[in-house]
RNA sequence: GAGUUUGAUCCUGGCUCAGAACGAACGCUGGCGGCGUGCCUAACACAUGCAAGUCGAACGGGGUUAUUUUUGUAGCAAUACAGGGAUAACUUAGUGGCGGACGGGUGAGUAACACGUAGGUAACCUGCCUCGAAGUGGGGGACAACCCAGGGAAACUUGGGCUAAUACCGCAUAAGACCACGAUCUGGGAGGAUUGUGGUAAAAGCAGCAAUGCGCUUUGAGAGGGGCCUGCGGCCUAUCAGGUAGUUGGCAGGGUAACGGCCUACCAAGCCUACGACGGGUAGCCGGACUGAGAGGUUGAACGGCCACACUGGAACUGAGACACGGUCCAGACUCCUACGGGAGGCAGCAGUGGGGAAUUUUGCGCAAUGGGCGAAAGCCUGACGCAGCGACGCCGCGUGGAGGAUGAAGGUCUUCGGAUUGUAAACUCCUUUUGUAGGGGACAAUAAUGAUGGUACCCUAUGAAUAAGCCACGGCUAACUCUGUGCCAGCAGCCGCGGUAAGACAGAGGUGGCAAGCGUUGUUCGGAAUUACUGGGCUUAAAGGGCGCGUAGGCGGUGGCGUAAGUCCGGGGUGGAAGGCUGAGGCUUAACCUCAGGAUUGCCCUGGAAACUGCAUCACUUGAGUCAGCAAGGGGAUGGCGGAGUUCCUGGUGUAGCGGUGAAAUGCGUAGAUAUCAGAGGAAGGCCGGUGGCGAAGGCGGCCAUCUGGUGCUGAACUGACGCUGAGGCGCGAAAGCGUGGGGAGCAAACAGGAUUAGAUACCCUGGUAGUCCACGCCCUAAACGGUGGGCACUAGGUGUGGGGCUCGUAAGGGUUCCGUGCCGAAGGGAAACCAUUAAGUGCCCCGCCUGGGGAGUACGGCCGCAAGGUUGAAACUCAAAGGGAUUGACGGGGGCCCGCACAAGCGGUGGAGCAUGUGGUUUAAUUCGACGCAACGCGAAGAACCUUACCUGGGCUUGACAUGUAGGUGGUAGGAAACUGAAAGGGGACCGACCCGUAGCAAUACGGGAGCCUAUGCAGGUGCUGCAUGGCUGUCGUCAGCUCGUGCCGUGAGGUGUUGGGUUAAGUCCCGCAACGAGCGCAACCCUUAUCCUCUGUUACCUCGCAAGAGGGUCUCUGAGGAAACUGCCGGCGAUGAGCUGGAGGAAGGUGGGGAUGACGUCAAGUCAUCAUGGCCCUUAUGUCCAGGGCUACACACGUGCUACAAUGGGCGAUACAGAGGGUUGCAAGACCGCGAGGUGGAGCAAAUCCCUAAAAUCGUUCGUAGUUGGGAUCGGAGUCUGCAACUCGACUCCGUGAACCUGGAAUCGCUAGUAAUCGCGGAUCAGCACGCCGCGGUGAAUACGUUCCCGGGCCUUGUACACACCGCCCGUCACACCACGAAAGCCUGUUGUACCCGAAGUAGGUGCGCUAACCCGCAAGGGAGGCAGCCUCCUAAGGUAUGGCCGGUAAUUGGGGUGAAGUCGUAACAAGGUAGCCGUAGGGGAACCUGCGGCUGGAUCACCUCCUUU
Repeated sequence: GAGUUUGAUCCUGGCUCAGAACGAACGCUGGCGGCGUGCCUAACACAUGCAAGUCGAACGGGGUUAUUUUUGUAGCAAUACAGGGAUAACUUAGUGGCGGACGGGUGAGUAACACGUAGGUAACCUGCCUCGAAGUGGGGGACAACCCAGGGAAACUUGGGCUAAUACCGCAUAAGACCACGAUCUGGGAGGAUUGUGGUAAAAGCAGCAAUGCGCUUUGAGAGGGGCCUGCGGCCUAUCAGGUAGUUGGCAGGGUAACGGCCUACCAAGCCUACGACGGGUAGCCGGACUGAGAGGUUGAACGGCCACACUGGAACUGAGACACGGUCCAGACUCCUACGGGAGGCAGCAGUGGGGAAUUUUGCGCAAUGGGCGAAAGCCUGACGCAGCGACGCCGCGUGGAGGAUGAAGGUCUUCGGAUUGUAAACUCCUUUUGUAGGGGACAAUAAUGAUGGUACCCUAUGAAUAAGCCACGGCUAACUCUGUGCCAGCAGCCGCGGUAAGACAGAGGUGGCAAGCGUUGUUCGGAAUUACUGGGCUUAAAGGGCGCGUAGGCGGUGGCGUAAGUCCGGGGUGGAAGGCUGAGGCUUAACCUCAGGAUUGCCCUGGAAACUGCAUCACUUGAGUCAGCAAGGGGAUGGCGGAGUUCCUGGUGUAGCGGUGAAAUGCGUAGAUAUCAGAGGAAGGCCGGUGGCGAAGGCGGCCAUCUGGUGCUGAACUGACGCUGAGGCGCGAAAGCGUGGGGAGCAAACAGGAUUAGAUACCCUGGUAGUCCACGCCCUAAACGGUGGGCACUAGGUGUGGGGCUCGUAAGGGUUCCGUGCCGAAGGGAAACCAUUAAGUGCCCCGCCUGGGGAGUACGGCCGCAAGGUUGAAACUCAAAGGGAUUGACGGGGGCCCGCACAAGCGGUGGAGCAUGUGGUUUAAUUCGACGCAACGCGAAGAACCUUACCUGGGCUUGACAUGUAGGUGGUAGGAAACUGAAAGGGGACCGACCCGUAGCAAUACGGGAGCCUAUGCAGGUGCUGCAUGGCUGUCGUCAGCUCGUGCCGUGAGGUGUUGGGUUAAGUCCCGCAACGAGCGCAACCCUUAUCCUCUGUUACCUCGCAAGAGGGUCUCUGAGGAAACUGCCGGCGAUGAGCUGGAGGAAGGUGGGGAUGACGUCAAGUCAUCAUGGCCCUUAUGUCCAGGGCUACACACGUGCUACAAUGGGCGAUACAGAGGGUUGCAAGACCGCGAGGUGGAGCAAAUCCCUAAAAUCGUUCGUAGUUGGGAUCGGAGUCUGCAACUCGACUCCGUGAACCUGGAAUCGCUAGUAAUCGCGGAUCAGCACGCCGCGGUGAAUACGUUCCCGGGCCUUGUACACACCGCCCGUCACACCACGAAAGCCUGUUGUACCCGAAGUAGGUGCGCUAACCCGCAAGGGAGGCAGCCUCCUAAGGUAUGGCCGGUAAUUGGGGUGAAGUCGUAACAAGGUAGCCGUAGGGGAACCUGCGGCUGGAUCACCUCCUUU
């Protein structure tokens, strides 16, 4: 920096990503070289080899060789053999010296002076090395080796004997050293320096011809190395708060190189700790490394410094140095050998093995270099080291070719079928040779010799593009896109999230992007994260102010002077190792890497100085703070007393039938006398005043009086003189509920009981009612203990109320000013916003408390407190990607306001009941084709299913097809027609008949070529198959509702607002006025059609006149159909604001849109339609296509919708008689006439129609019926017919005769309609061969009612609340049931660790003893004795072990508890709107559950009314 909470927005806040790094590992892949690096796990166990020796110039001996000498034997001799001696060279087991305390490994332990840094040591040591001083005289006694004799399997060992030394021991000497006692000087002091006297203690030789060299002893100094001590610094945990008996100090002694309780005895009772003791957990520390802008955070591999360890535990010896990796002793575990008696061993050295593990190398070469040990040296030793090997483990470098090359090849992929892309990529041409292979030369590292690496690096030559590219990604973050497959499957995923048939997100492919001998993944660290905030955060509402005060430690602190110099600042000095990092040079062909120089090393210490600030000391001051005096207000607190109103109760009086209660009731009380009314008793609470008024720190405090008592304000300025602020712990106070003991108990009232309500009602409502509420004493200690705002001080515009004082003006009313308190509005400023704003949430300082995603959880465990309830402190596992705050727009509310609509109301007529028709569901069926489903599906698609339609079923046929078109080939007896025969038809079959057009040639016949047609093949046709949730188009609906938006400006961080809200008005966002808005668009209205009036014109078929008619005449009227007029709130009165407009009136055919129609904004419903049509994708292709016959769509227990006919007398029947409009008519309408009871038939005038035809009914008049299942009603059924049609069986309509069902006005519920409307009456038309109760139209007759907007429904505007946004058909809570997960409790069982008490006690040091043993010195002639020593024994300490009993961590466990998670389980409905009883907090009781109820508290409650205050005009 980005992604992710939302419809969108701002904020808070977590999660996630992009970066860098690694001792890494894993997957795929892998050409070369250089430099680095490589058991992070089992400090697990180890076979084998090697890793520490060396010195013969310390010493004796042995061995080998050589020389020499001697003896013996053989030989004449030369000589040979055997033995001895000497010398030399080489060698070496032992004695002795030095080194094995270095080098190398590891990080188990250790939270410590272990480490780092700076100091101290007047409290110390120091082999080898360097420099200086002084010495090195003279003696003695042993022990190894060796020899002899034993023991043992071995390891090894015993006894006796000989011997040397630079091994060991006395003596002499003592410059100096040390000890004791003095003296002088010095230091603050422990002490130091110088000096005197006395005392004590040394020594070794070797080599060399020699010179001399190397050694040895004592001592001083140095260098280097170490010991000890101290300041400061660096982990987590307080759910570890007290720890400690050698503990703290002293005195004396011991011990050590040295100080010291280091150890011992005695004395005292101290010492450490909130600046975190003690305990627990974790850990080697550092230079540095990684990261980061830095500050920081993380880390401690490799390299370097320090420490610790060496199988585990303990111990000492030797030594200059060890408590000793490749030494010793003991104990333990393990492994090995064994003759069973006993022994041996320690890879955390280098290699290597097993094991563990995701994982880490060769049993290599060499001492050539560097370094180390020994030696005089040569030299020897050196798995330190130098090299090589293995591993892409890391960093760095190089390569896998370069240039040209378009038909833009082939192939692949995509495609809109044109093409695009892979792509100059390839092929092809020319060129080069890093690498590879082969051959030749050949280093530096070593200035003389010596080269493991190494015939390596490097150079030259030859050869040939030859040997060499992968991995990951491609939805957003994040660079990179398409096709196919799959179909919430398989799978992906870092977060958000993809996948349910068109997936850029899965899988494959093509293409593309990134990096490249690597690329990805996983893990870890830092970063981003200002997400622990020192730099650099917060706490009204997001997480977060302690319930409130007093006050301890601590932190912070007014004014002036003087001093000091701890902090602070400046200068100088020391240190801050090397390496690393940075800068600059240089060396490897470059780089990595290496070398040199510089700078840096922010720190610590020493020292000189400064004195502003802080500190400290001191002197003063008065403004902070306090005291004092005067005045003042107050429900501040405690105790005692007193009084009135009301409720209730008891007793008595009066009095009679109800009372009480609710939405309505009931339970309850009352004739045994209630309610009502009068007197009496008792307890609790304090009306009016009363007020965002007062007091108090908070909780809280309210009748009146008295007593005691705390605090506060104002004024004055006498006193003190910084005495202050805050406040971890601590102490006190702390509503209500609750607990204990004792009182009290009127009312109210958890629990409980009853009555209601309800589906239920463990509730809301009602009647009762116990704890409790009250008092005293003692506990509890929590609240939405809230201003959700800690305390103090200072500063920063105002205005206006109100409470308490002072000053002042004024007679007063009142005004001005000032201090303290308490409200509201508001500027700057702040804030995410809401809002806060001198009573800050502004600007600063000081102190305290608290926060760090949600859930789990204020839970568990532990501690403390409590009688209990419980409080306080307070986690983790696991789980989610959010949880939240403010504001915005909608939607919604059993919120509010305003308004409209046949929405209600007022009316009229229906539906729902009957029968039938029709549609739907359901059922049935081979099929009952399909679609439509609240309004907005259901007489709907369908303006008309007997066949057809037809899509469905059964059966029979066809396969380029019923239909279109391209290409190729064929075709004249071709195309076409078609009789028999077969079949249900389709189909099969095919006698026979038999063409057409164009061109060329020809007189023509005709021939050839072509077309059309037909046949075959192949592309394809076809599909009412799927997806209306892939779509176009069309349609429904909200709704003919009045709304929906835009540009610019303005406001707001923003979503967004404003405009469009407001006051009026309208049918209307219609218009007017106002206004940070000004304009505009789509809607509204108007323009269009029709109807109502008039005028003009027109004039047949209409009209008028005449006529029987044919016809003739006419131009007034009706009418026809063209054009015009007319209506605009234009006029008048009133209302209104002088406006818009409203109301009334005049005139007018019509009056305020005259009536009706067409016209449907932005959008909503994934609304409807793939079966009107069109169309993407998918599917079928001898079938899901197509043809045909028959059947079905007409089924029928039932349910619903829409209708028709009725139930009758406002009627039915019969008879008589009158008046329409709008349509239709040649495959048609059909008159008059005749036949038939009738449907209809015969027949056909007239009419392509203002001419002819279809063509009225109700009404009206007369008559009959007389309230009945009828003369109402016509269903159903029987019979007979008519018509249409190829055909009326399934399955048409109509007629006649007969039959004569239900039904007597329709429950709950529900529909339409406001005027030429409802109701009622008939007529026409489309579809159509026929079929209409449906639909679309037409006219005739022709009402009633509307007070009004409380209510139901729908809608519009404003406002309010919201946890809703798929938007209330929303959201959401808890129990129960199921599955999985982690955790707690738990009788017990089991590890680990640690404490206490006791037992036992190895090795070993120390002490004691030491009758046994004993070379050196002393005495002694000697024997022997002494000194000293040793073994043995004893004691203290003590490892391991044991017994007993505790603490803590952990594992496990029958059972048990809650928690979390989990597309579609159960019960309810608690919360969000007034959520339907406002919600929530604390507490108590109750209940399947959410929850309910009581008491007190809060507003983070809606709504209405009232009051107060403020603002504006």